[in-house]
This record gives sequence, C1' cells and structure tokens, in this order.
RNA sequence: GGCCGGGCCCCGUGAUGCUUGAACGAUGAACCCCGCCAGGUCCGGAAGGAAGCAACGGUAGUCGGCUCGAGUAUGCGCGGGUGUCCCGGUCAUC
Repeated sequence: GGCCGGGCCCCGUGAUGCUUGAACGAUGAACCCCGCCAGGUCCGGAAGGAAGCAACGGUAGUCGGCUCGAGUAUGCGCGGGUGUCCCGGUCAUC
C1' cells in the first nucleotide's frame, strides 16, 4: 500500500416499546349534562298550559384490543451504500 471481515456513519425496510388521533364495543357524571318525559304535581270554570321524578335515548368521561393512522427511539432485526476514521486477518514491498 492492496484485499477481506468487523466497528462507527448514511439510506431503505420490518416489527417492538412509548405518546397521540379516529372508528368500534362496554360502561357512563343518582341530583348541581342534554333530549324526551309514563305516572303523579301545580295553574285554570274549561280548553289548555307549566315545572318535572322514574324509565328510555344520547353527551362529557372511563375502560378495552395483534382495528386503522400519525409521531417518536443515541434503540432492535434485515437489506444496501460508500468513507477523511478505528480494530483484526492476509498478501506484497521497503
């Protein structure tokens, strides 16, 4: 000095961890969330009206998972790339 391998570096890709959003399911703020309000209550001579408990439906919230997406990691797996670098081996030269 050359070659090979490895480390580090760069690129791509895959899963995993974490965070977050959406959808779905469950649950769901007894009263100080919404709607609708049986029964009953109130006003009225009546017609009708008012408030409104339970139930029902939903919202906020909470939980769930190999659902879908986004971000992230001095990371991990695989593939590729070359280098001012570092290590090892080998060959040649002095």
Predicted 3D model of a 94-nucleotide RNA (Bacterial small signal recognition particle RNA) from a Myxococcota bacterium. Rfam family: Bacterial small signal recognition particle RNA. On this family, see Rosenblad et al., Nucleic Acids Res 2003: "SRPDB: Signal Recognition Particle Database". The family is grouped with related families in Rfam's "SRP clan". Rfam describes the family as follows. The signal recognition particle (SRP) is a universally conserved ribonucleoprotein involved in the co-translational targeting of proteins to membranes.